[in-house]
Description
This is a predicted structure of a 508-nucleotide part of an RNA (small-subunit ribosomal RNA, 5' domain) from a metagenome. RNAcentral holds the full RNA, with entries from SILVA.

Context: one part of a larger RNA
């Protein structure tokens, strides 16, 4: 010189577009953050209709038990979601990063494509009844439904066993017989679903190579340890696990130990080379109080699911129940420091649903901070041998200074008003309706609202006059201050940058 997720001091106009808890992965009050489908199910509730027992009346009628339609809103069962989206980097030399491999592998939803979709059943919530608990909540009896659960058919290109044929370093591909295994309806009759098979996308697991931080004041390390053989285990390979037989396996090309750290793409710098760094956006990873478990499920060993131990915390009727902000806000606390308990789902996207559409602190706007970057204003043109007023002065005059007054104009941005409908795509009863927030364009008024800050001895642009007198200071280095201080402190002046300007702290 440049940078920065900054911090201070002093100052302070406007407007984009970014960016904000680097410290206690220490603790949290409250609210929101993952639901949705009545076109899967039986139900309950309500609103309208509808049928009309008994019963009252002399009738007209009255009351309505009880049947059904319709629409609608739902606790339950079921079905997909909830393993994504968000958030932090504590831990781990883990892991990433590049290239490659899987004849060793999985895969709900999406696509193509070949088939199938058959007949039975038995039970459970809700629900009514009865019982228990302070609460959370359970217990017993009775009865219902289904795309829920079971069972029986039917079946290959599917899955095993055997044989043939082919080819591989090898577990591959091809045919032949033999065993085996499947499903489910819903409706507004258009349609969406079911189920077994093939292949594609995407998206995952696993291996192998190469690379990645200090230290030898760590020189040796290792017994499931290294390999074989069989087995279980896993989608799938493997000492992953286990028997048994072998002694091996790594290490100065740094084994093992100790300390730091999440890694890349990228970022800062520098002519490069190369140092440093990984906030913000993106991909990978790892983690949800702290340890360990495993269930569902295509897919977790699962931040707002379960069990279990610990630590705190909070209700209790003392018998026991409850929690989990490293998600958005917010609070204390630590700190030099870092922001609203906001607003809409209008748009992207996501979850469900056939759909309206319901949910979405993701997102998308707003608020707040000069925290960066960029931009734009605080007027403009004239105006004196040149006013006050303050500096200084050899007392003649110089300077501030065309500055200002004063003339004559402009209105950028702030201000007030009116109008358009740009982000709009959609969606629909076809009538019509959707912006949370920005945004445009006209029109009004008046020069009206809007300038700090540092420094001025050299380095380094910029200088005098007073106070003080090695004091009080001042300072990046040199170094100024002891009575003429252009080095301190205050004016006046002058020079830099400029809505900032200084410093501090860190890396180059």
């Nucleotide at each position: 010189g440049a940078a920065u997720g900054a911090g201070c001091g002093c100052u302070g106009g406007c407007g984009g577009c970014a960016u904000g808890g680097c410290u206690a992965a220490g603790a949290c009050a409250u609210g929101c953050a993952a639901g949705u489908c009545g076109a899967a199910c039986g139900g309950a509730c309500u609103a309208u209709g509808u049928u009309g027992a008994a019963g009252a009346g002399u009738a007209a009628u009255c009351c309505g038990a009880u049947u059904c339609a319709u629409a609608g809103u739902u606790a339950g069962u079921g079905g997909c979601g909830a393993a994504a989206g968000g958030g932090u980097g504590a831990g781990g030399a883990u892991a990433g990063a590049c290239a490659g491999g899987u004849a060793a592998c999985g895969u709900a939803c999406c696509u193509u494509u070949g088939g199938c979709u058959u007949c039975g059943g038995a039970a459970u919530a809700g629900c009514c009844c009865a019982u228990u608990g302070a609460a959370a909540g359970g217990u017993g009896g009775g009865g219902u439904a289904a795309u829920g659960c079971c069972g029986g058919a039917u079946a290959a290109u599917g899955u095993c066993a055997u044989c043939c044929g082919u080819g591989u370093a090898a577990u591959g591909c091809g045919g032949g017989c033999g065993a085996c295994c499947a499903a489910a309806g819903a409706u507004u009759u258009a349609u969406c679903g079911g189920c077994c098979g093939a292949a594609g996308a995407g998206c995952g697991g696993c291996c192998u190579g190469u690379u990645u931080c200090c230290u030898a004041u760590c020189a040796g390390c290792u017994u499931g340890u290294u390999g074989g053989u069989g087995a279980g285990g896993u989608a799938a390979u493997g000492g992953c696990u286990c028997a048994c037989c072998a002694a091996g396996g790594c290490g100065a090309c740094g084994a093992c130990g100790g300390g730091u750290a999440g890694c890349g793409g990228g970022a800062c710098u520098g002519a490069g080379a190369g140092g440093u760094u990984g906030g913000c956006c993106c991909g990978c990873c790892a983690c949800a109080u702290c340890g360990g478990g495993a269930c569902u499920g295509a897919g977790a060993c699962a931040c707002u699911g379960c069990c279990c131990g610990g630590a705190c915390c909070u209700c209790c009727a003392c018998g026991g129940a409850g929690g989990g902000c490293u998600g958005c806000a917010g609070u204390a606390a630590c700190g030099a420091a870092u922001a609203u308990u906001g607003g809409g789902c209008a748009a992207u996207g996501g979850g469900c649903g056939a759909a309206a559409g319901c949910c979405u602190g993701a997102c998308c706007c707003a608020g707040c901070a000069a925290u960066g970057c960029c931009g734009c204003g605080u007027g403009u043109a004239g105006g004196a041998u040149g006013a006050a007023g303050c500096u200084u002065u050899u007392c003649g005059g110089a300077g501030u200074g065309u500055a200002a007054a004063c003339u004559a104009c402009u209105u950028u941005c702030a201000g007030g008003g009116a109008u358009u409908a740009g982000a709009a795509a959609g969606c629909u009863a076809c009538g019509g309706u959707u912006g949370a927030u920005c945004a445009a364009u006209c029109c009004c008024a008046g020069a009206a609202g809007a300038a700090g800050u540092c420094a001025c001895g050299g380095c380094u642009a910029a200088c005098u006059u007073c106070g003080u007198g090695c004091c009080a200071g001042c300072a990046g280095c040199c170094g100024c201050g002891g009575u003429a201080a252009u080095a301190c402190g205050a004016a006046g002046g002058u020079g830099g940058c400029a809505a900032g300007c200084g410093u501090u702290a860190u890396u180059c």
Its Rfam family is "Bacterial small subunit ribosomal RNA".